[in-house]
């Protein structure tokens, strides 16, 4: 330098052109217990940045940044 895959809650992942963006875990508040653990109910929290297409973009296209793999 080129090719390819990826970037979504604190962490690990899912997901779709049309508002609830979900699961687990973490954190917070209850219930349970003599207390803790376990269990259980609820809550908080996220689409890498910019531009384009579209009535509408987290999703499609382009550029950039970051990371994994490959080629030279």
């Nucleotide at each position: 330098u080129c090719c390819u895959c990826g970037g979504u809650a604190g962490u690990a992942c899912a997901g779709u052109g049309g508002u609830u963006a979900g699961u687990a875990u973490a954190c917070c508040c209850g219930c349970c217990u003599g207390u803790c653990c376990c269990g259980u109910g609820g809550g908080u929290g996220a689409c890498c940045g910019g531009g384009g297409u579209u009535c509408g973009a987290u999703c499609c296209c382009c550029c950039g940044c970051c990371g994994g793999g490959g080629a030279g």
About this RNA
This is a predicted structure of a 72-nucleotide RNA (transfer RNA) from Pararge aegeria. It is recorded under the gene name tRNA-Asp-GTC-7-1. The sequence is in RNAcentral, with records from GtRNAdb. It matches the Rfam family "tRNA". It is annotated as a transfer RNA.